Source information
Predicted 3D model of a 370-nucleotide RNA (Bacterial RNase P class A) from a Bacillota bacterium. The coordinates come from a structure-prediction model, not an experiment, and the mean pLDDT is 76. Its Rfam family is "Bacterial RNase P class A". About the family: Ribonuclease P (RNase P) is a ubiquitous endoribonuclease, found in archaea, bacteria and eukarya as well as chloroplasts and mitochondria. By type it is a ribozyme.
RNA sequence: CGAGUUGUCCAGGCGGUCGCGCGCGCCGUUCGGCGCGUGAGGAAAGUCCGAGCAGCGCAGGGCAGGGUGCCGGGUAACACCCGGUGAGGGCGACCUCAAGGAAAGUGCCACAGAGACCAGACCGCCGGCACGAGCGCGGCCCGCCGCGGGCGGGCGGCCGUCGCCGGCAAGGGUGAAACGGUGCGGUAAGAGCGCACCGGGGCUUGGGCGACCGGCCCGCCAUGGCAAACCCCACCCGCUGCAAGGCCGAAUAGGGGAGGGAUGAUACGGCCCGUGGACCUCCCGGGUUGGCCGCUCGAGGCGCCGGGCGACCGGCGUCCCAGAUGGAUGACCGCCCUCGACAGAACUCGGCUUACGGGCAACUCGCGCG
Repeated sequence: CGAGUUGUCCAGGCGGUCGCGCGCGCCGUUCGGCGCGUGAGGAAAGUCCGAGCAGCGCAGGGCAGGGUGCCGGGUAACACCCGGUGAGGGCGACCUCAAGGAAAGUGCCACAGAGACCAGACCGCCGGCACGAGCGCGGCCCGCCGCGGGCGGGCGGCCGUCGCCGGCAAGGGUGAAACGGUGCGGUAAGAGCGCACCGGGGCUUGGGCGACCGGCCCGCCAUGGCAAACCCCACCCGCUGCAAGGCCGAAUAGGGGAGGGAUGAUACGGCCCGUGGACCUCCCGGGUUGGCCGCUCGAGGCGCCGGGCGACCGGCGUCCCAGAUGGAUGACCGCCCUCGACAGAACUCGGCUUACGGGCAACUCGCGCG
């Protein structure tokens, strides 16, 4: 200097002239006026989780349904965060994980391929038999001869051919994946057949709270994948939601209908029938869409100290920082410079995810210089 990784901070500032919402105070009191204070975010977005709060339900449990899924912590709680273990990616700093169970059961693995659960021989490798008009006779036996050798025949050897029999699953091919992997030895050729390491299984009074790590033993097959397939296992979960829920005011059609209720507990009459009323459930229809509360003091912000690897916890001090409801932040001018992106609260808070400009710091890799 370049490329990358991780963390953190900011999200324009200052001044002037007007204009907005809320709170408090004063004046006016019909409208309103003045002063002080204060007034959008790190994501306010998504509505994916968790809660606070409100109403309803509830004696406890079960079924169904839903959520989480390695271990240990943090927290009000969580699917979040921290630390760790294991696995995967990356040269690395680092990043990611829907990380329990495939011997409880069911299901799927198309096509290709010989064969895809307790499989398999397409191309092949090796051995034997048979055949050969080939090579060779420098190996063995027999016969003959001109006997240092030659000729002929047979056997064996090499090579080849197609056929049969046997051995193999190591090599090649097919496929996403081939039933342990790599290497060495061994074999006629091969194979955990044997060995080393890995994998798998068993044991562990070695370490660790634990997930796990380590050690020893076993040639061993409990031998493929998929549970982000149904499922099994462990733990957790009542429902609905501020348009929750209350109070006041106002208006209309105390409208119409159906059903229900113990051998009905209401009125009429001694009883039955019947007709009304009250209660519960449902359907059709009409009126009110006003005001106030909830509504902002909080699992709150900031500073310091202590504990902890950390998430975070404890203590002391200090501050009050939006509460709208057709929904508040605007316009103009001047200056500064890190030249300003994404984007506006609607009950509140803890997270996650997505969008996005700039600054700073540390670390990793590469190049160059001293």